[in-house]
Molecule: transfer RNA
Organism: uncultured Clostridia bacterium
RNA sequence: GCGGAGAUGGUGCAACGGCAGCAUAUUGGGGUCAUAUCCCAAAGACACAGUUCGAAUCUGUUGUCCGCA
Numbered sequence: 001g002c003g004g005a006g007a008u009g010g011u012g013c014a015a016c017g018g019c020a021g022c023a024u025a026u027u028g029g030g031g032u033c034a035u036a037u038c039c040c041a042a043a044g045a046c047a048c049a050g051u052u053c054g055a056a057u058c059u060g061u062u063g064u065c066c067g068c069a
Base pairs, nucleotide, nucleotide: 001068002067003066004065005064007062010024011023012022013021018053026042027041028040029039030038047061048060049059050058
């Protein structure tokens, strides 16, 4: 230099252009003689800019990873 993949709660991952979910972790409650398991609930996130009535999704930029040279 060229090609490809991906960027989302603390962590690991989903999500037909139209309600951002799951698991785990954290906190509170229940349950137990007590602890763990278990049950219920809460808080917590889309890299940046643009296009669009509307963007996690499309385009560009940034930075990351992989391959080729």